[in-house]
Molecule: small-subunit ribosomal RNA
Organism: uncultured bacterium
RNA sequence: CGAACGCUGGCGGCGUGCCUCAUACAUGCAAGUCGAACGAGGUAUGGCGGAGUGGCAACACUAUAGCUGUGCUUAAGUGGCGAACGGGUGAGUAACACGUAGGUAACCUGCCUGUCAGAGGGGGAUAACGUUUCGAAAGGGACGCUAAAACCGCAUGAGUUCCCGAGGGAGCAUUUUCUUGGGAAGAAAGGAAGAGAUUCUGCUGACAGAGGGGCCUGCGGCCUAUUAGCUAGUUGGAAAGGUAAGAGCUUACCAAGGCGACGAUAGGUAGCCGAUCUGAGAGGAUGAACGGCCACACUGGAACUGAGAAACGGUCCAGACUCCUACGGGAGGCAGCAGUAGGGAAUAUUCGUCAAUGGGGGGAACCCUGAACGAGCAACGCCGCGUGAGUGAAGAAGGUUUUCGGAUCGUAAAGCUCUGACACCGGGGAAGAUAAUGACGGUACCCGGAGAGGAAGCCACGGCAAACUACGUGCCAGCAGCCGCGGUAAUACGUAGGUGGCAAGCGUUGUCCGGAAUUAUUGGGCGUAAAGCGCGUGUAGACGGUUAUGUAAGCGUGGGUGUAAAAUUCCAGGGCUCAACCCUGGGCAGCAGUAUGAACUGCAUAACUUGAGUACGGGAGAGGCAAGUGGAAUUCCCAGUGUAGCAGUGAAAUGCGUAGAGAUUGGGAGGAACACCAGUGGCGAAGGCGGCUUGCUGGACCGCAACUGACGUUGAGACGCGAAAGCCAGGGGAGCAAACGGGAUUAGAUACCCCGGUAGUCCUGGCCGUAAACGAUGGUUACUAGGUGUAGGGGGUAUCGACCCCUCCUGUGCCGCAGUGAACGCACUAAGUAACCCGCCUGAGUAGUACGAUCGCAAGAUUGAAACUCAAAGGAAUUGACGGGGGCCCGCACAAGCAGUGGAGCAUGUGGUUUAAUUCGACGCGACCCGAAGAACCUUACCAGGUCUUGACAUCUAUCUAAGGGAGUAGAGAUACACCUGUGCCUUUUUAGGAAAGAUAAGACAGGUGGUGCAUGGUUGUCGUCAGCUCGUGUCGUGAGAUGUUGGGUUAAGUCCCGCAACGAGCGCAACCCUUGAUGUCGGUUGCCAGCAGGUAAAGCUGGGCACUCCGGCGUGACUGCCGUAGAGAAUACGGAGGAAGGUGGGGAUGACGUCAAAUCAUCAUGCCCUAUAUGACCUGGGCUACACACGUGCUACAAUGGGGUGAACAACGGGAAGCGAGGCAGCGAUGCCGAGCGGAACCCUAAAAACACCUCUCAGUUCGGAUUGCAGGCUGCAACUCGCCUGCAUGAAGUCGGAAUUGCUAGUAAUCGCGGAUCAGCAAGCCGCGGUGAAUACGUUCCCGGGCCUUGUACACACCGCCCGUCACACCACGAAAGUUGACAACGCCCGAAGUCGGUGGGGUAACCGCAAGGAGCCAGCCGCGGAAGGUG
Repeated sequence: CGAACGCUGGCGGCGUGCCUCAUACAUGCAAGUCGAACGAGGUAUGGCGGAGUGGCAACACUAUAGCUGUGCUUAAGUGGCGAACGGGUGAGUAACACGUAGGUAACCUGCCUGUCAGAGGGGGAUAACGUUUCGAAAGGGACGCUAAAACCGCAUGAGUUCCCGAGGGAGCAUUUUCUUGGGAAGAAAGGAAGAGAUUCUGCUGACAGAGGGGCCUGCGGCCUAUUAGCUAGUUGGAAAGGUAAGAGCUUACCAAGGCGACGAUAGGUAGCCGAUCUGAGAGGAUGAACGGCCACACUGGAACUGAGAAACGGUCCAGACUCCUACGGGAGGCAGCAGUAGGGAAUAUUCGUCAAUGGGGGGAACCCUGAACGAGCAACGCCGCGUGAGUGAAGAAGGUUUUCGGAUCGUAAAGCUCUGACACCGGGGAAGAUAAUGACGGUACCCGGAGAGGAAGCCACGGCAAACUACGUGCCAGCAGCCGCGGUAAUACGUAGGUGGCAAGCGUUGUCCGGAAUUAUUGGGCGUAAAGCGCGUGUAGACGGUUAUGUAAGCGUGGGUGUAAAAUUCCAGGGCUCAACCCUGGGCAGCAGUAUGAACUGCAUAACUUGAGUACGGGAGAGGCAAGUGGAAUUCCCAGUGUAGCAGUGAAAUGCGUAGAGAUUGGGAGGAACACCAGUGGCGAAGGCGGCUUGCUGGACCGCAACUGACGUUGAGACGCGAAAGCCAGGGGAGCAAACGGGAUUAGAUACCCCGGUAGUCCUGGCCGUAAACGAUGGUUACUAGGUGUAGGGGGUAUCGACCCCUCCUGUGCCGCAGUGAACGCACUAAGUAACCCGCCUGAGUAGUACGAUCGCAAGAUUGAAACUCAAAGGAAUUGACGGGGGCCCGCACAAGCAGUGGAGCAUGUGGUUUAAUUCGACGCGACCCGAAGAACCUUACCAGGUCUUGACAUCUAUCUAAGGGAGUAGAGAUACACCUGUGCCUUUUUAGGAAAGAUAAGACAGGUGGUGCAUGGUUGUCGUCAGCUCGUGUCGUGAGAUGUUGGGUUAAGUCCCGCAACGAGCGCAACCCUUGAUGUCGGUUGCCAGCAGGUAAAGCUGGGCACUCCGGCGUGACUGCCGUAGAGAAUACGGAGGAAGGUGGGGAUGACGUCAAAUCAUCAUGCCCUAUAUGACCUGGGCUACACACGUGCUACAAUGGGGUGAACAACGGGAAGCGAGGCAGCGAUGCCGAGCGGAACCCUAAAAACACCUCUCAGUUCGGAUUGCAGGCUGCAACUCGCCUGCAUGAAGUCGGAAUUGCUAGUAAUCGCGGAUCAGCAAGCCGCGGUGAAUACGUUCCCGGGCCUUGUACACACCGCCCGUCACACCACGAAAGUUGACAACGCCCGAAGUCGGUGGGGUAACCGCAAGGAGCCAGCCGCGGAAGGUG
C1' cells in the first nucleotide's frame, strides 16, 4: 500500500474494495416528462334536443340518436423541452492531449438575468384514426379523414445584417470603432385563470450580462542515436471555396521552401494534472479512492437532428460474434447499478429509499432519477475500547531445569473482597425537516437489571537485533534476509519450558522511496582501485584582459498587482464523550504584468596595452623532404699459399670439408646498417629522429620594444598525422629471420639450445589505423620554501684576456618543505591552491563478445549490449610462510678421516599372512631390543570350554555369626557337599549394646584394559640447548603495525661494544647446582704405613702413628686478571707469560614464546556415550613364541694387528639377608653337599679382559667361523611339551669383508676389551652404568640436509604437501547462428469499393410561392463524379 498468502479472530466509528481479459454476457432496473401546445379515446356530469313507459294532466322515471359544455384521466400519436447532463472505463493518445500563463481586432452560446422593440393578415398539409393489403416476425404499402405553439407565403420593422457615400477617433499591423445620408434583406404562437378589468406564462427581433464552449500561442513534464536525416499540401504567396470562427482546412496556379545534433523522423512505453508515498532538503517513485481536463462506448467508417453530438442505453453502412426464424429474413451491444461465466494470488448485495442533496420535465400538484442517501458483505486500511480490578506465600499442585541444595513459571493460580466499559435483557428515544414528507431506524443516545461471566493470538530468541535452557537429531532431517548453522555435548534444525516484541491482530511475499555522497545541482571521481581520446589542426558551442558611457535581458528590492479552482499538506481555532473523521479561517512554490536599482554578467559604442601576434638582431639542434657521396664489417665470386679438419654445444649431433674446407693474401660483386663521438645530452605534437655534403623547408629559444589592438583558451562533430606486424602492385635481397626441414634435450618437447631456411625486414606507389601508442598523469592560465646537476641564450662583477663567481629567461633530471594522498608517492615539469574547456568512469564475469550499422581488398577496426552466473572482483600497505631469489652465519651438514650398516648365520622388534586367539597401543625424521627394568602358570587385557549375578572390590539398611584354623568326598579347577575345632576386644551388675571381621536378604549401586587423545587434565616427544620470544612507557603510522629487536663490529649466545626515537624490563643465553681435574685445611676407621718397636714362610699381621695414599666436609684457584699486536684509547680476537687447568677447562642437570588437533582415555585422573545373568567376575587349557615373505635394530663372524695353549700383570662403578656366599669335598663341567664371614671403606660377589711373555697353527672354508642337529646331564620353579637358561660329548650351515644406498664419531672421543646393576624364582646378544687400551682427520663452506638474522618477489595465509589454467567425457541451464516455418504491427504501390456529405445532371416525381393558363422557382428520388471504411494483392 486498492494488496495477496499462512495462523488467529470480541466490539464500535470513519473510509476503502476486478490493479488481471477495453473478455463474453442470462435477468431486472439505470431518461423521461408536459392534457396549462394538439387531435383522439375513456369515464363522470350539465344544457339543448328528440324518443320510450306510467299518468287525465301537471309531472315522474328510463335509456339516450344528434348538437353543445364541464371535471377527471390516457396506452399509443402530432408537438415542445430533455435525452450532448448525470453515471462508467483508461483501450487509444508523446498530442496544444494535459498543466500553467496569455491571446481571440478570428468566434458560438438553448435554458437563466436585465434592457429595448414587437406579435397584422392568410394558406396548404400530415400522423393518430378508418378501410384494405404484404410479411413467421421485425416491420411496411395503398386509399380516405383531421388538429396544433407542427409547416409555408405576404405585411411591418426601432434595433440587426449587407452594399454605396461623408466625417471623427483607436491600434505595431491585418484592421477596428463612433456619428451621419441613401439602398436592399429579414420576425412572431399561442395557452391558462378570471364575469370582467386584468394577471401569469409562452412567442419574435435586438443589445448587454452570467455561465458554458471553439480556435491560437509561450513555457513545462518518458526511454532509445544499435532510429540521422525527414517532408509533396509538404513551406510560403495571391485567388476561390468552406466554417460559428483564423488557417493548406480544401482546390487550381506560382515559388522552392519547411523541420533537424537545443535531437527532426522512426521505434518502444504511457491517459494528463491537483495530488499520493518517501526524503533534512534537493530529489526519486506513483497517478487507486476524492476533484479538474481529455479520450472511448463490440471493431472501423459516416453523416443526420440540434444551441450544443460526429451522440454509452440515437441513425446508416461494413466486419467479427451471439440470438430468433416459417430459411424468405430479422434482432443485439453492462468500460451504468446489481448479477453470471471466464481469467486470476485477488476484490462485495441480482438490497432499501427518493426522506435529504442535486438533475430532467411541468404553471403546479407531481412524475422520473442504480446520480445520490443508506443498509448488507470483507480485520482491506486508519482510529478508539475491551478480554477485568484489589488483595492473596503454604512461595500449593503441576510443568521445566538442577551442581539435588535449589531455581523458575510466580501474586501467577486457588481463595477472599469488588466493579460493570463492550456484549445481553427491559424501558425511554432524537437531530438530520423553521409547515408537511425519514429509506436509514426503534438507529445514535439516555436510564434500569443480572452476572467475572461470552472475548488472545502471532512472530521471534547465533550476530546485525530486544529475548536461553533442556531433550531429540547427527552434513541426516532441516534452517537461512546477509554472514552462515547441522559431521554425537547445536542458545542457529524439531519439540518443550522459559523469555522478548507486537497485539485483534501477528508474520510472510510483492512493490516504491530511504539509508545509497552507490549518477554526486545541493554532493563523487579518472598516476597504481572503473575511468585522459595515440597525437595534432580546427568548426559550432562554452568561457574570456584594462578604462569609460549608455541600456536594463540576466540579477536585486522578505517590492507591489493578477493568477495559483475546491479538496489535500502546514498553521490557528471549532464539532462528534476522545481519536480517526468532519467544519471555519489563514498561509505557499510557479507563471504573467508592473514600479525601481545599476555593483556584477550580457548587449551597444568609444578607447588602452599587459594577453596574443608581427617586424628586426642573434645563436642551438639525430626536426622534415630530396639528391649525391664515404669507410669499416658480414656474405658471395675469382685467383694464390696451404692441409685436415672446421663449425657448434652444458655435452653432442645434424651441417661444411681431400671434388681441398677452415686459416691466410690479393682482386671483384652486392645489399643493408652507420662503431668511436654518445651524455637520465639535443629536436619534434605524438609516432619518432643518429656517417658525411648540398638544396628546399617547419617549429622553438634569447635580445630589443618598432607595429596591430583582445585578434585569446578549449574544442562535440570534422580533417590530418600515426611504431611494429599485415595487405596490394612493381623492384631489390648482403645479413637477420616467423613458417618449414633436420640435430639435440626430454617421459613427451609441435619449445628453450644447435645446423639450415622462405615470406618479411630495404626502395617506390597505395591501403590498414592499431600498441604497456606509458609519465599507465588531456589542454590553457595564475599563484605557492629551498638545494644540486645538465643543455641553449643573455646580463653583471673581475681580468690585459680567458676561466672562476653572481644573476635572468627557456628546456631537461635528482633531492626535498608546506600542502596533498587510501597508501605508495607527488611536490614550480604537482598527483598542491584556484579558474575555464574537452574526453571518460559507475560491482565482477559474460565481453570489448553477440546482433545491427559504418570503414576496409582482406586481416580486421570503430561503435557496442543482454540473458545467465557470483558475493565478490580490485588497489595500496602490514605480519608471516614460501622461492630450483640475494647477502651474512652456524651445526659430524658436507668435505677430510676412522669404524660400520646394507650381503651371511643367529637374536630381537615391526609389517604382512595365518589362526579359535595369534590382546592392545606406537607409523617419516620424532613407530619398529618402542610401552615391556625381563609373556612357561600368574602377568593377560586375547581365544575355547566350565561357572557366578548386589557380584572379585566400595558405602548404606536389616538379621545372624567372632574371626580364623584343620582335615574329607566329587570335579580339570572354579566350586559343591559334609565334619571337627575356635569364643577373642570395649562398655556394662546381668540381660544387652558397640568396634573389627564374616555370612544371609533386598535394593540403591558396584564393575568395564568398552568408545572418543578430534571433549579434557596431567605427563611426554619434536623443532632445539636453536637464540630466540615478548612487554611497559614513549615516538611514528588513519590503520594493520613499526620502532625497541634494525645498522657497524663481535660472540657459542638478542654475548658484549659503538651508533640510533627510543628508554627500560621480563622469559630464554650465561652464571648460581652436581661431577671431574690442582691445592690448602680439618678429621682418621673398616682406609693408609714414612719413621719407631714387635713379628711371620709371607703379609699393616701387632703396638703405635695420621706424614703419605685415600675417604669427605670446608676453603683457595681462572677473571681475558697481566704483557704485546690488531681493533674505533670499544667490545673482542690473536700471540705470550705464569699456572694443575686459559679463554663457557671436560661432562651432566637445566628445554623460552610457541609448532605438529604430534603421543598417551591401556600408568593415573576425567566429561559424555555405551554395557548391566554381561563389554563385569572366577577357573582350566591354549594364545601373545605361528611362518612363504619384507623391513628396522643388534650379536657373532668371515681370520695371522688372528685362533688355540701355558703363565700368581693392572681397574672402576656397583650389589648382597627367603641374600652375597669365602674355604673344603664330589663332578670333565654346569652344579651339588658341608659351610666361615658379612646388613658391610671390614666379609662375599671378584677370575677383570684385552695387554704382556713363551709355545703352536701358516692362508685353507682352515686348529677361521660357530649356526643347526643328536645324545647325556645340571639349575630354577606346583609345572620347562607347546615355551626357559646352563654344561659335556658329538655334529660343523652360511660366511673369504658385502650392489644401489646409508649410519655414527672431532679426544681420553671413535674403535676395541672386559666388569657391575635394575627387572628377576628362572631367563639379556637389550637397557642403564663402570673402568682398561687408545687413534686418524678437519684444506675449507662451492654443493646436500637442518637452522638463525637481514633483504627481495608473491595472485600463498589449512601458508608451496599452497594456489591455480586449459582440453576432454556425461547431464542440465542461458544466449548467438541456422535451410526454413508461423503470428502481430506499421508504412507504401495497385485493384475493388458500402453508407453518407458535397458537386454535377436529365427524358422521373412534386401540396403551400409566382403565374389567368401553359408553365416556372424550389424540393425529392434516380444517375454520374470527387473522395471513401472494410476487403483483395504485392